[in-house]
Context: one part of a larger RNA
RNA sequence: UGACGGGGGCCCGCACAAGCAGCGGAGCAUGUGGUUUAAUUCGACGCAACGCGAAGAACCUUACCAAGGCUUGACAUCCCCUGACAGCGCUUGAAAGAGCGAAUCUCUUCGGAGCAAGGAGACAGGUGGUGCAUGGUUGUCGUCAGCUCGUGUCGUGAGAUGUUGGGUUAAGUCCCGCAACGAGCGCAACCCCUACAUUUAGUUACCAGCGGGUAAAGCCGGGGACUCUGGAUGGACUGCCGGGGACAACUCGGAGGAAGGUGGGGACGACGUCAAAUCAUCAUGCCCCUUAUGUCUUGGGCUACACACGUGCUACAAUGGCCGUAACAGAGGGAAGCGAGAGGGAGACCUGGAGCGGAACCGAUAAAAGCGGUCUCAGUUCGGAUUGUGGGCUGCAACCCGCCCACAUGAAGUCGGAGUUGCUAGUAAUUGCGAAUCAGCAUGUCGCGGUGAAUGCGUUCCCGGGCCU
Numbered sequence: 001u002g003a004c005g006g007g008g009g010c011c012c013g014c015a016c017a018a019g020c021a022g023c024g025g026a027g028c029a030u031g032u033g034g035u036u037u038a039a040u041u042c043g044a045c046g047c048a049a050c051g052c053g054a055a056g057a058a059c060c061u062u063a064c065c066a067a068g069g070c071u072u073g074a075c076a077u078c079c080c081c082u083g084a085c086a087g088c089g090c091u092u093g094a095a096a097g098a099g100c101g102a103a104u105c106u107c108u109u110c111g112g113a114g115c116a117a118g119g120a121g122a123c124a125g126g127u128g129g130u131g132c133a134u135g136g137u138u139g140u141c142g143u144c145a146g147c148u149c150g151u152g153u154c155g156u157g158a159g160a161u162g163u164u165g166g167g168u169u170a171a172g173u174c175c176c177g178c179a180a181c182g183a184g185c186g187c188a189a190c191c192c193c194u195a196c197a198u199u200u201a202g203u204u205a206c207c208a209g210c211g212g213g214u215a216a217a218g219c220c221g222g223g224g225a226c227u228c229u230g231g232a233u234g235g236a237c238u239g240c241c242g243g244g245g246a247c248a249a250c251u252c253g254g255a256g257g258a259a260g261g262u263g264g265g266g267a268c269g270a271c272g273u274c275a276a277a278u279c280a281u282c283a284u285g286c287c288c289c290u291u292a293u294g295u296c297u298u299g300g301g302c303u304a305c306a307c308a309c310g311u312g313c314u315a316c317a318a319u320g321g322c323c324g325u326a327a328c329a330g331a332g333g334g335a336a337g338c339g340a341g342a343g344g345g346a347g348a349c350c351u352g353g354a355g356c357g358g359a360a361c362c363g364a365u366a367a368a369a370g371c372g373g374u375c376u377c378a379g380u381u382c383g384g385a386u387u388g389u390g391g392g393c394u395g396c397a398a399c400c401c402g403c404c405c406a407c408a409u410g411a412a413g414u415c416g417g418a419g420u421u422g423c424u425a426g427u428a429a430u431u432g433c434g435a436a437u438c439a440g441c442a443u444g445u446c447g448c449g450g451u452g453a454a455u456g457c458g459u460u461c462c463c464g465g466g467c468c469u
Stems, first nucleotide, its partner, number of pairs: 007469007015459002019423005026314008034305002042053002064300007073123001077122002079119002082116002088101005105114003125289002128287003134283002136278003139274001141272001146185006152161003165176003191266004196234007206223002210221003237260001240254005316416001320375006333362002337356002342351003382413001387408007429451007
């Protein structure tokens, strides 16, 4: 000077408390450990690994295993030679590959160029090792309020001061004081979305008034009001009033206002910490392999299963299940795509193909809600695991190992021990919809709206953090 203390003081945070919904028990999904295996590829391990890399493992992916092949190589540059040894057909083979046959490249400024096969070697290649050799990127403390510098002053010096103190703030935010005076990186603001208004422009959006029109319909003329969309601008600043306070900073209450004290949300992450993570995104030093640790192919594996843990989904029911019934969204996507109407079908889907690169057409009926009926507390008309049969879709191909439909089957489960998680408002809870990845395959992820709570006395205690000592 720091760090630490079951030392002290002050202060924050869903940290506790007050509440609501969960997890921990069941079934299933998924990740991990372990075990097994020819292989179950690799990485990630307290918070900050474990629905994580993976925004999607049938083949491919794929890095693993077995078997069959290749050795200047699957890929790049250079040299020589050739102009079909490529492509096509046949044989063989699981394929890769190997053998045979017919056929004999393209452009050209005639120098050559492109493409392909063969040959020689320089070299290629490596998801091999080291994240404790590295760059880059990322997590974390933590959106916590801190971290420093110049000059001056003090101290022999390490250093101190400033940055401490009195108030105040979300904040080293601001005010006052002070051997300090200033400054920088952070805070805040500037950026985006959202809440209000004005103005401008009205097509594909809109339809109040006017005219036409229909079974109905902004369907047509038209309109520029409204909604909305695109652009521009304004608006909130403790600005105004009152109380408190050092007359300060600020704080409490009020008015006006769409909004009030950072309005709500996002982006934004200081100096640094953890030899934190990543050599398997990529790049890269060094080491290692070079007829193999490279590369091609087929099949298998990554999907195993006495078990243990994490994260989820569905439930255990009546605030419910089932049946019927003309309610109401937002955001996002679409050309090898989205695919109406119509017809067939029990359904998934099929036939066919209007319209749409889309404020136009399509996916697309939102669901919970509401109304009516039924069930009457049961392992049930709860619950749907598991299994059987029959089908559908994608795709060369669903056995290992996909998703979906119908019929049948109808397991555990009657609210979960110790313990533990999230959340303070359009939040929790609940309810559907969309997208990325993607041929196909979400209970995951990322978004979107609908309905919409309870509680917060307070800071003694648990956890983490800041300042002074």

This is a predicted structure of a 469-nucleotide part of an RNA (small-subunit ribosomal RNA, 3' major domain) from an uncultured bacterium. Model confidence (mean pLDDT): 83 of 100. The RNAcentral record of the full RNA draws on ENA, Greengenes and SILVA.